[in-house]
Context: one part of a larger RNA
RNA sequence: GGCACAUGAAGGAUGCCUAGGCUCUCGGAGGCGAAGAAGGACGUGACAAGCUGCGAUAAGCCGCGGAAGGAGGCAAAUACUCAUCAAUCCGCGGAUUUCCGAAUGGGGCAACCCGGCACGCGCGAGCGUGUCACCGGAUAUAAUCCGGGGCGAACGCGGGGAACUGAAACAUCUUAGUACCCGCAGGAGAAGAAAACAACCGUGAUUGCGCAAGUAGUGGCGAGCGAACGCGCAUUAGCCCAAACCGGCCGUGUUACGGCAUGAGCCGGGGUAGUAGGACCGUCAUCAAAGGGAUGAAAGAAGUUAGCCGAACACUUUGGAAAGAGUGGCCGUAGCAGGUGAAAGCCCUGUAGGCGAAAACGGAAGUCAUCCCGAGACGGCACCUGAGUAGCGCGGGACACGAGAAAUCCUGUGUGAAUCAGCGGGGCCCAUCCCGUAAGGCUAAAUACUCCCGAGAGACCGAUAGUGAACCAGUACCGUGAGGGAAAGGUGAAAAGAACCUCGAACAGAGGAGUGAAAAAGACCCUGAAAUCAUGUGCCU
Repeated sequence: GGCACAUGAAGGAUGCCUAGGCUCUCGGAGGCGAAGAAGGACGUGACAAGCUGCGAUAAGCCGCGGAAGGAGGCAAAUACUCAUCAAUCCGCGGAUUUCCGAAUGGGGCAACCCGGCACGCGCGAGCGUGUCACCGGAUAUAAUCCGGGGCGAACGCGGGGAACUGAAACAUCUUAGUACCCGCAGGAGAAGAAAACAACCGUGAUUGCGCAAGUAGUGGCGAGCGAACGCGCAUUAGCCCAAACCGGCCGUGUUACGGCAUGAGCCGGGGUAGUAGGACCGUCAUCAAAGGGAUGAAAGAAGUUAGCCGAACACUUUGGAAAGAGUGGCCGUAGCAGGUGAAAGCCCUGUAGGCGAAAACGGAAGUCAUCCCGAGACGGCACCUGAGUAGCGCGGGACACGAGAAAUCCUGUGUGAAUCAGCGGGGCCCAUCCCGUAAGGCUAAAUACUCCCGAGAGACCGAUAGUGAACCAGUACCGUGAGGGAAAGGUGAAAAGAACCUCGAACAGAGGAGUGAAAAAGACCCUGAAAUCAUGUGCCU
């Protein structure tokens, strides 16, 4: 020096565990905010750095309800207190709630600075309370009143809108109307009551799902894109204006002040359709019910926010410990689950099943009030039935459809009808036929989503996994900044956390002693692999 073995050191793999995650299901909730939010700053404790709670009434104040014998958060100790005269704790309601923040009196480098006005207090410097932003709407401009603003995970609609990429290059095309930006709304949103489809049979608003179907198509006919009819299902719900006509008000013109005319005016009645309907005139019938709807009011069920009751086991044995094993029982509308010194239906918390609210939320059914629908038929008449609209030209866009034979829908620009004997559509166009009635509006459900609350589930993870984060994590740390972003779990059943002694400079460390089932569980604490290191022994050189 090498090899081997042994014993240690070092290290923290592995096993076991779970306080945390992940993905779903059911139910709830689907908003908070100028009555000042979300989020913060600074304070607040006997001692108080952090977290939590709270706000100068500051780990809290008051009331009501519940439960209980202890309590003063995490968090031990000391001191001092509170509590059957009901504390602490749990639920509901209320009070307080500094400063910043939409931040809103003005300013500002957020948590700071400086004001006006009114009132009150003070001898006074001054202090206290209240109020003072902007925008929109209402009325009549003012005064005044109402509303808005900001935040929030996804879902929705609208306005804008890429590129990488694919096409094995690339330009049309694709990615994709995606990402992203902006606006707006709701618990959903959007859409929606045929100027629809269909095809000579018929259907009858919208939405979502399954099929039709990767079909028909579209496409540098490349890559790709990709319907509809129809069928089945979920859920079902239909309505209101504008106009004609009648009346009122107002404005304007005119006036012989009686009116008349007119209005791009306002209000009320009327009226809402495609088998056209309505107005008006006439005739007949009817004079208003069943039923339905909207809004509002009072009242208010279930349910939610604390809780309560809740069956049934002992002995022996091993062990540190029994829930294990043995023996003999019991309950079960409860043998889900968790805990207890190992593995418990009968020990504890619970579970099945029942019960419960002063207060708050919640709003079902029903009641009442007001309003609306329900509300006609025939004949005549030809008054009304949405105009810079439909259509067309040009340029774009949307439709599965890239200009194509290209219908249909939207419209930047130009042009520009008809008026029910009307008009639109049925995929160029024309005819016949059929379907519908544009240019006004509203509309629940079936559908989408989950920041959040409760209950539950998992051929999901188990600390290099699972969230970045099981732990004081969006922390430490990095960066001027936008932003990036960790590591880090486990003594023991119970601290019983090692009194005392020895060595030592020692509050280091070690050895005894003691605790414990175990200290080879000693806080660098379960298990304790490997690399690596040391010591001892053996063999070889």